Predicted 3D model of a 119-nucleotide RNA (SAM riboswitch aptamer (S box leader)) from a Lysobacterales bacterium. Rfam family: SAM riboswitch aptamer (S box leader). From the family's description: The SAM riboswitch is found upstream of a number of genes which code for proteins involved in methionine or cysteine biosynthesis in Gram-positive bacteria. Its mean pLDDT, the model's own confidence on a scale to 100, is 84.
RNA sequence: UACUCAUUCAGACCGGCUGAGGGACUGGCCCUUAGACGCCGGGGCAACCAUCGAAGCUAACCCCUUCGGAAAGGUGCCAACUCCUGCGAAGACACGUUUGUGUUUUCGGGAAAUGAGUG
Repeated sequence: UACUCAUUCAGACCGGCUGAGGGACUGGCCCUUAGACGCCGGGGCAACCAUCGAAGCUAACCCCUUCGGAAAGGUGCCAACUCCUGCGAAGACACGUUUGUGUUUUCGGGAAAUGAGUG
């Protein structure tokens, strides 16, 4: 850096340094000198991988699938649903009234993030 698969309405903050931006992008809407973002230290959340157990599969084992435990290992995360949104479809309401516009709800998709795997 590309691809594949899974997940994304739950959960979890203090201190130090620094000093003006930040929430990926668009449009919104927010956070922020009562100190954002970032870095460092500590704390915490969660349970993807690894790990342990059970069941299924099997002649048996491995692999694989499902369920559960634990959290000392590898990551991740700790404002707001991935903050909302974008593309498509359907419904409701308002306006306009041949086409449509706006608001909103639901479903699907895209994008993004994180993990695991492959090149």